Predicted 3D model of a 463-nucleotide part of an RNA (small-subunit ribosomal RNA, 3' major domain) from a metagenome. The prediction has a mean pLDDT of 82.
Context: one part of a larger RNA
RNA sequence: AGACGGGGACCCACACAAGCGGUGGAUCACGUGGCUUAAUUCGAAGGCAAGCGGGGAACCUUACCAGGACUUGACAUUUAUCUGAAAGCCAGCCAAAAGUUGGCCUUCCCACAAGGACAGAUAAACAGGUGGUGCAUGGUCGUCGUCAGCAGGUGCCGUGAGGUGCUCCCUUAAAUGGGGAAACCUGCGAAACCCUCGUGUCAUGUUUUAUGUGUCAUGACAGACUGCCCGCGUGUAGCGGGAGGAAGGUGAGGAUGACGCUAGAUCAGCAUGUCCUUUAUGUCCUGGGCUGCACACGUGAUACAAUGGUCGGUACAAAGGGUUGCCAAACCGUAAGGCGGAGCUAAUCCCAAAAACCGAUCUCAGUCCGGAUUGAGGUCUGCAACUCGACCUCAUGAAGCUGGAAUCGCUAGUAACCGUAAAUCAGCCACGUUACGGUGAAUAUGUUCCUGGGUCUUGUACU
Numbered sequence: 001a002g003a004c005g006g007g008g009a010c011c012c013a014c015a016c017a018a019g020c021g022g023u024g025g026a027u028c029a030c031g032u033g034g035c036u037u038a039a040u041u042c043g044a045a046g047g048c049a050a051g052c053g054g055g056g057a058a059c060c061u062u063a064c065c066a067g068g069a070c071u072u073g074a075c076a077u078u079u080a081u082c083u084g085a086a087a088g089c090c091a092g093c094c095a096a097a098a099g100u101u102g103g104c105c106u107u108c109c110c111a112c113a114a115g116g117a118c119a120g121a122u123a124a125a126c127a128g129g130u131g132g133u134g135c136a137u138g139g140u141c142g143u144c145g146u147c148a149g150c151a152g153g154u155g156c157c158g159u160g161a162g163g164u165g166c167u168c169c170c171u172u173a174a175a176u177g178g179g180g181a182a183a184c185c186u187g188c189g190a191a192a193c194c195c196u197c198g199u200g201u202c203a204u205g206u207u208u209u210a211u212g213u214g215u216c217a218u219g220a221c222a223g224a225c226u227g228c229c230c231g232c233g234u235g236u237a238g239c240g241g242g243a244g245g246a247a248g249g250u251g252a253g254g255a256u257g258a259c260g261c262u263a264g265a266u267c268a269g270c271a272u273g274u275c276c277u278u279u280a281u282g283u284c285c286u287g288g289g290c291u292g293c294a295c296a297c298g299u300g301a302u303a304c305a306a307u308g309g310u311c312g313g314u315a316c317a318a319a320g321g322g323u324u325g326c327c328a329a330a331c332c333g334u335a336a337g338g339c340g341g342a343g344c345u346a347a348u349c350c351c352a353a354a355a356a357c358c359g360a361u362c363u364c365a366g367u368c369c370g371g372a373u374u375g376a377g378g379u380c381u382g383c384a385a386c387u388c389g390a391c392c393u394c395a396u397g398a399a400g401c402u403g404g405a406a407u408c409g410c411u412a413g414u415a416a417c418c419g420u421a422a423a424u425c426a427g428c429c430a431c432g433u434u435a436c437g438g439u440g441a442a443u444a445u446g447u448u449c450c451u452g453g454g455u456c457u458u459g460u461a462c463u
Stems, first nucleotide, its partner, number of pairs: 001463002003460003007457007015447002019410005026302008034293002042053002064288007073126001077125008088104006108116002128277002131275003137271002139266003142262001144260001149188006155164003168179003194254004199222007225248001228242005304403001308362006320351003325344002331338002369400001374395007416439007
């Protein structure tokens, strides 16, 4: 000088408290461990792994396993020699495909030749590797943490390591600002600058309207600064209250993440040193596996019901997507869907709301709750749904009556409840993720305690 303390002081945070809703019990989905397996590819491991990489495992993907094949190779560059346009079609061997053997067909540019482009054969340099090492690395990312810290110049103090500045008092979300002070300045952070939302004016534009009538869209400008008033305060910085205002003291949200820490994560996104491999640890193909199931953990979905279930009627969004696409009306089907073909390269057409509200019924029951599981019949995608897809109909109707110890999220248009869209995508195991709106609370005017953090100080046998 640090680090640590079941040392101290001060301060902060959904950290506790006050509240609301969950998890932990049930069933299912997904991920992980374990077990099993020919293989169940690999990585991630307290917080900071576990609906994570994977924003789509039937084939492909795919890296794994079994079997069948290839060896200058599936891919790149170059050289030498030879042959032929390239491509396409048929047949044989093979369980299948890949592969291999044979046949047919065709004949690029240039008038021809030479030459060129492209392809094949042979030979050689080489290719290839999701093989190892994240403790050899780059790049990127997580965490502390959007915490208020981290550092430099000159000066001063100290023999020196180093200190000071950055300590102290007040204040702030803040090393934010004010005062004082051997310090005075400066940089990276904080704040501001950027984007979205909330108000108004103007301009432009489509729809709308009798009308610059009204909504919306696009852009520019204005507006908020403790500016004004009262009180507190060194009458400083500022704090408490008020007025006006669409908005008030950082207006709300986002993007933005200092010096560093963790030999944190990633050699499987990419790049890369080195080691290993080269008729195989490379490449192609068929089938299987990644979905295996006594069990354990994590994250979710659905419920256990009357603030509800079922049936009928009737309203109101936002943000997205759409031409190999979105698909209307009409018709058929109980339905999934089929048929159909209008419109739309989209403020024009389509995908396209639910809870809510108004009635009816059920009357506390393992039920008209709950929907797992299983049987049968279908629909769709796709070469192909056995392993292993989604959806529909009929039947079946399990556990579950609010969950032990423990534990999580959230302070306002938030929690909770309700649906909508998109990415990925032929289809989908999505109950996930990321966005979007609809309905819309309770509680905290406290910091003793738990957890984490900051500043100062103190102790130390640690560095």